RNAcentral holds the sequence, with entries from SILVA. The RNA shown here (small-subunit ribosomal RNA) has 1519 nucleotides and comes from a drinking water metagenome. It matches the Rfam family "Bacterial small subunit ribosomal RNA".
RNA sequence: AGAGUUUGAUUCUGGCUCAGAAUAAACGCUGGCGGCGUGCCUAACACAUGCAAGUCGAACGCGAAAGUCCUUCGGGGCGAGUAGAGUGGCGAACGGGUGAGUAACACGUAAGGAUCUGCCCCUGGAUGAAGGAUACCUUCGAGAAAUUGAGGUUAAUACUGCAUAAGCCGAGAAAUCGGGAAAGACGGCCUAAAAGCUGUCGUCGAGGGAUGAACUUGCGGCCUAUUAGCUAGUUGGUAGGGUAAAGGCCUACCAAGGCGAGGAUGGGUAGCCGGCCUGAGAGGGUGUACGGCCACAUUGGGACUGAGAUACGGCCCAGACUCCUACGGGAGGCAGCAGUGGGGAAUAUUGCGCAAUGGACGAAAGUCUGACGCAGCGACGCCGCGUGAAGGAAGAAGGUCUUCGGAUUGUAAACUUCUGUUAAGUGGGAAGAAAUACGCAGGCCUAAUACGUCUGUGGGCUGACGGUACCACUAGAGAAAGCACCGGCAAACUUCGUGCCAGCAGCCGCGGUAAUACGAAGGGUGCAAGCGUUAUUCGGAGUAACUGGGCGUAAAGAGCGCGUAGGCGGUUUUAUAAGUCGCGAGUUAAAUUCCACAGCUUAACUGUGGGUGAGCUCGUGAUACUGUAAGGCUAGAGGUCAAGAGAGAGAAGUGGAAUUCUCGGAGUAGCGGUAAAAUGCGUAGAUCUCGAGAGGAACACCGGUAGCGAAGGCGGCUUCUUGGCUUGAACCUGACGCUGAGGCGCGAAAGCGUGGGGAGCAAACAGGAUUAGAUACCCUGGUAGUCCACGCCGUAAACGAUGAUCACUAGACGUCGGUUUUGCAUAGCAGAAUCGGUGUCGAAGCUAACGCGAUAAGUGAUCCGCCUGGGGAGUACGGUCGCAAGAUUAAAACUCAAAGAAAUUGACGGGGGUCCGCACAAGCGGUGGAACAUGUGGUUUAAUUCGACACUACGCGAGGAACCUUACCUGGGCUUGACAUGUAACUGCAACUGGUGGAAACACUGGGUUUUUGUGGAAACACAAGACGGUUACACAGGUGCUGCAUGGCUGUCGUCAGCUCGUGUCGUGAGAUGUUGGGUUAAGUCCUUUAACGAGCGCAACCUUUGUCGUUAGUUGCUACAUUUAGGUGAGCACUCUAGCGAGACUGCCACGGAAACGUGGAGGAAGGUGGAGAUGACGUCAAGUCCUCAUGGCCCUUAUGUCCAGGGCUACACACGUGUUACAAUGGUCGGUACAAAGCGAAGCGAAGUCGCGAGAUGGAGCAAAACGUUAAAAGCCGAUCUAAGUUCAGAUUGCAGUCUGGAACUCGACUGCAUGAAGUUGAAAUCGCUAGUAAUCGCGUAUCAGAAUGACGCGGUGAAUACGUUCUCGGACCUUGUACACACCGCCCGUCACACCACGAAAGUCGUCGGCACCCGAAACAGCUUUAGCUAACCGUCAAGGAGGCGAGUUGUGAAGGUGAAGGGGAUGAUUGGGGUGAAGUCGUAACAAGGUAGCAGUAGGAGAACCUGCGGCUG
Repeated sequence: AGAGUUUGAUUCUGGCUCAGAAUAAACGCUGGCGGCGUGCCUAACACAUGCAAGUCGAACGCGAAAGUCCUUCGGGGCGAGUAGAGUGGCGAACGGGUGAGUAACACGUAAGGAUCUGCCCCUGGAUGAAGGAUACCUUCGAGAAAUUGAGGUUAAUACUGCAUAAGCCGAGAAAUCGGGAAAGACGGCCUAAAAGCUGUCGUCGAGGGAUGAACUUGCGGCCUAUUAGCUAGUUGGUAGGGUAAAGGCCUACCAAGGCGAGGAUGGGUAGCCGGCCUGAGAGGGUGUACGGCCACAUUGGGACUGAGAUACGGCCCAGACUCCUACGGGAGGCAGCAGUGGGGAAUAUUGCGCAAUGGACGAAAGUCUGACGCAGCGACGCCGCGUGAAGGAAGAAGGUCUUCGGAUUGUAAACUUCUGUUAAGUGGGAAGAAAUACGCAGGCCUAAUACGUCUGUGGGCUGACGGUACCACUAGAGAAAGCACCGGCAAACUUCGUGCCAGCAGCCGCGGUAAUACGAAGGGUGCAAGCGUUAUUCGGAGUAACUGGGCGUAAAGAGCGCGUAGGCGGUUUUAUAAGUCGCGAGUUAAAUUCCACAGCUUAACUGUGGGUGAGCUCGUGAUACUGUAAGGCUAGAGGUCAAGAGAGAGAAGUGGAAUUCUCGGAGUAGCGGUAAAAUGCGUAGAUCUCGAGAGGAACACCGGUAGCGAAGGCGGCUUCUUGGCUUGAACCUGACGCUGAGGCGCGAAAGCGUGGGGAGCAAACAGGAUUAGAUACCCUGGUAGUCCACGCCGUAAACGAUGAUCACUAGACGUCGGUUUUGCAUAGCAGAAUCGGUGUCGAAGCUAACGCGAUAAGUGAUCCGCCUGGGGAGUACGGUCGCAAGAUUAAAACUCAAAGAAAUUGACGGGGGUCCGCACAAGCGGUGGAACAUGUGGUUUAAUUCGACACUACGCGAGGAACCUUACCUGGGCUUGACAUGUAACUGCAACUGGUGGAAACACUGGGUUUUUGUGGAAACACAAGACGGUUACACAGGUGCUGCAUGGCUGUCGUCAGCUCGUGUCGUGAGAUGUUGGGUUAAGUCCUUUAACGAGCGCAACCUUUGUCGUUAGUUGCUACAUUUAGGUGAGCACUCUAGCGAGACUGCCACGGAAACGUGGAGGAAGGUGGAGAUGACGUCAAGUCCUCAUGGCCCUUAUGUCCAGGGCUACACACGUGUUACAAUGGUCGGUACAAAGCGAAGCGAAGUCGCGAGAUGGAGCAAAACGUUAAAAGCCGAUCUAAGUUCAGAUUGCAGUCUGGAACUCGACUGCAUGAAGUUGAAAUCGCUAGUAAUCGCGUAUCAGAAUGACGCGGUGAAUACGUUCUCGGACCUUGUACACACCGCCCGUCACACCACGAAAGUCGUCGGCACCCGAAACAGCUUUAGCUAACCGUCAAGGAGGCGAGUUGUGAAGGUGAAGGGGAUGAUUGGGGUGAAGUCGUAACAAGGUAGCAGUAGGAGAACCUGCGGCUG
């Protein structure tokens, strides 16, 4: 710091996602040690059990027992004034927990004045004298218990008076007056005791301090306006009450205020902060642990006590719940520490200790302390350490991969040499502990060497953790590595399995038989006692923009104006000092963060010291700017005067043209309408035409990117009323200005209400057409409406899709209205300057681009409005407005990874332009109808082998299936194999030829047998080696098995179309463009010219072959002018033809015209003229086109079979459909007879002549010929003649019967041909469709390949030999340019809506259920306050100590008052038969609305209509 993802590609906009850090975490896999932290985020749910607040005998009165000792046996001593309870004091308001409530002076910060404050400190005072009770205890009761009643006795630092009162409180000017206190205990001296003196601790009152607490105020920190008004103690005052204290805190009276758009009131959510996380920062998120504050303690209410509470482990009442009960009544409150249940993804031990720190009490010892210190559990987090180190190549084995060579795991292991952290064992072993107390010395106190206190010193006790940390030694590499990932982002790749399955996935996306994406393995990468996943926060995100965004077209300028609040504001002077800036002071607790140092072996952790920034407050200074106050100015703004233009507005009047209607005349059969028609009108007289009249609406020409208006909008003419604007003069005012939330007004069309009006037009509606349908487009009619008046509505593509105002920043050319001015041919024309409008182009600049560009989308300033991914949705609910239609304000759930803007390249268009092609047209001949041939589909079959499917499959692979071929089927065989190579063993010697079985393959069995070389040997023979063959075994062979969507090669097609590209340069942010476009020209991107392009490549052309003319060379097998012969046979010859080599020739070269040129047109010459004709030659690419069955080949599959051999069958089937052909339908013909002329091929297992035989196929025959020689070989149409005479024929020949021929081993399935006989359909072919532009079509025959035989097919050859082309409107295909596009799998594209089905969330809904707060009323606990108390009870005080009184208790009552009840409304929630739209969903239905002129241009507002998309009307926009 960025990256992935919209597209074919690009730039932008914009969302989604990722990489980082963090966490009170949880889950999965794994897990050695230690340190330091941390651990119910959920049910403020319910809690068993134990513990968490006591202490003091130096405040007080009582006062045991066990045990033991003594005993006179009665008892007594010790225990012991102990334990214990009680009275009393202090504490229990701290400490500890939790975060429910709380949006508040609760918190933070900074201030303030009207307060209180136990214990503590300081100061200076007092502490006198009395009294009456009471608990405990005891006696008698009640009760199950909790508890409690009555009588009796007693003490106090308990309680109550009295006295005193410096200071205190109150009154008062003061003097002064009035009021109000207390308690003693323990020591010392002394004493018989008391008293006294004295010390300490207390007690009382007072002042001050400290601490703590209470109150008030400024400022600050959440969401919501779909909450806009709230408030009666409410706001203020006076008086009184109350409080520690100000105060409506409370009461009475008076006034009518107070709060609120700078957000009151209401609703939702939430403890706040120091801090913590993140971030560059600004910010954003958060509030666990630690610290400060607040609130709460089962829920609600209440007070008491007290210095302090409205009290977690106190009290009273009410509610819920739990427990006990003898049913009468009682008890309880873990949000203390542990722990239990429950909830939950999830959070620990019913531990040890008061040793330390701190707290309560105490004089102290000490007691208490689940605060705290420790330990336990959990990898929950952070930090540290370890799991060994060095050497070690035969690069071991094994694994994995492999191109089979090897590579990798990998120095990794083994092995060698070491070390010894941790863990284990043995032994040692801390610091944390120092005080109080106690002793001594000294100081202070004092009469005192007591006491007390301070300082110093001495010195003892005390350790939960814990025999822990730490240290030493021992043995020993021994006990200690996993997790995730490896397609891109993002470091890391192979094999196997799987086969859109199983699965993965954060986003993009993987998986349909070669998956680096699933699963496994090997290998690798990353981190490491952890690693991943999930959740959450910040970041990246400049994606809410203060720093730091935008609004013409991407989301976004309000339809327009007037104007309130607010914001902002010209120039100058003075004052002030609020903002602003400087300096100083205070504060912002500590901890944390940052820096330095230090302590634990290091680190985490901890300690000490230091520091920055920022906020608030106070003091002081500065005065440029802003503000405020005062005074000036004229440049902004406004006014005055003089001119000017205009469809600006309102009202009244008026005019002509046209449509329609009515009347009259004239006139006759049609009119009207359309692409074509029909409905309609018309013989009852239309249309047309003339005249007259009626009525309504709109104003031709002028008319113009002309004018006016804020916008909507405004158009005949005249008058009246009226708004705004411009120019000129520079006289007046003196900042009076700009913008503008709310508010108010205006606001096209449609629509609504009331009343008119109604000619034309025209939603709806009706009819006619069109159509598959046609609720449309077209036609004929036609009602609302359109018009007027008044009133609503308040919206539009209300658009420049561009808010208003001000200033500045090159120009050029138009146009409108002024003013000034110049020239001239002076009613005027032309120009210049300037002001104000309105346009076109354009520099700089801006913009993603398109574009904008003084009328800014440039550069600045001010103010307002609006936007934040697409859909859901401008929708629901709620509110406001409206008569309604509806408008306005305006969400969420859910869903997607895009939606979008501009531009680019293509492709496409029922867009445009130019051009070409047998593309159409003009012609000729066909196909489609018949029969047959052939191929295909389908069907059939044991099999009918396989492939090819628009053009570009279908007489195609196949250029030739009877067997073979053959791949298919049935059956019979073989298994190293029909075929190749190698190894090993055994064995044989080839060849050739019989027999048996069998359909054959094959099996069995014979004959035959002279193997080569070397060594040894005389030889037989032996050994070794080799060739060939066989058997066995192993490697392997084999496969027309699959995948042409894994491939090579080859091929088809667009298309022989003229295109396709590159280098450098230039332009563009870029994709890309340019070049290659333009103007001409060409068959051609052919050439010329122009030109930010200049060049080049593959294509075009040419080079090649053939054909057409000539020359030359050469003449055999060719030819023959001559001779001879009738046979080119021979002589002679090579002139001619011909053959086949070499040349020539044609190049727009010449001429004319046109043209800049290229070139075109015409002409000459020429055999040929403008590429002469024909062929070969096929650019970049497209179709995952075709072929694994030609061949090759990856992968997969079969291996006694999917291989191989054989026989038979099948590929030839046949209701049918299609393609391609052949033959015909006849007279331009058939038949018969005669007769003429080719070219190109082919031939030895061949072509085969003459001759003979056969009607013929053919047979026989065998000459000649490896072929310019011989053969095939007859060419046919043609020509001459004859016949047939329009008919299913003397046309046509299918089919069938019989008889044959040939090939072959074999013609049954299943060949070709011949003869005789038979003689079907068919009389020129619907829709539709094919070929062909010249030696072409048509027609005629000939040949070849394949091949034993078998063409109507294919490929070639020649003979005869036309017609037509005006032309490019249309059809098809193609090329170039341009245009539109929502297409890019590219129009066979994309895509909209209803309906049907499934799922999901939401709205409405008769209602139902619980909930919340407020209001009104009822009831009214405890408590507090007031009042009453004649009856009841009553120690202290008063009283003549009597009665009695005061006072108290109790009771009653009033007020306030929680819970509860009732009622009417309200808020929000859940649920609800049914219902509504929405979203999503591989293959459903109906249409085709949109994108191209999308086939009726589209869109938006409004209204009506319609299965649906939609259609139509009206006015509007161009996107």